[in-house]
Molecule: transfer RNA
Organism: Methanobrevibacter arboriphilus
RNA sequence: GGACCGGUGGCCCAGUCUGGAUAAGGCGACGGACUUCUAAUCCGUAGAUCGAGGGUUCAAAUCCCUCCCGGCCCG
Repeated sequence: GGACCGGUGGCCCAGUCUGGAUAAGGCGACGGACUUCUAAUCCGUAGAUCGAGGGUUCAAAUCCCUCCCGGCCCG
């Protein structure tokens, strides 16, 4: 230098192919129930507008362009 994959709550991860209005789930956190207390279990609550910028569109995590970061391969 070229090709491919990935970046989404504190952590992990789905959703992207086929745009559709409240971004799913697990762990963790907090509150409650239960318990003599804790753990476990159960119930509830908060927390991400999706790596950055721009474009297309009535509407973008999703499509297009550029860039940043990580992984891997080729030279």